[in-house]
């Protein structure tokens, strides 16, 4: 340079009104390691500043217990828990900025 590059609400209850609240349910970007949402590092997204198709700083979420092995907070049994920003009856999962970008992967 080319291509590629993020998944999810289904039932049932309240209500005038909820895929947003309440039971249950269901989803899991990259790279690094004994296979990872919850370690470690990264991008997004958020905020701020500027000379604003962009740079630069800033922020930046969760896990314990037990078994196996040389080695696993990664595998396995159990239980937990976490998910920007505008909308809109209060949203990880509905619309929306995104027919965006981008960690990065392969050629």
């Nucleotide at each position: 340079c080319u291509u590629c590059g993020g998944g999810g609400c289904g039932a049932g209850g309240u209500g005038a009104a909820a895929u947003u609240c309440c039971u249950c349910a269901u989803c899991g970007g990259c790279g690094g390691u004994a296979u990872a949402g919850u370690c470690c590092g990264c991008g997004a997204a958020c905020u701020u500043g500027c000379u604003u198709u962009g740079c630069a700083a800033g922020c930046c979420g969760a896990a314990c217990g037990g078994g196996u092995g040389a080695a696993a907070u990664u595998c396995c049994c159990g239980u937990a828990c976490c998910g920007a920003c505008g909308g809109u009856a209060c949203a990880g999962u509905c619309c929306g900025g995104a027919u965006g970008g981008a960690a990065g992967a392969a050629g």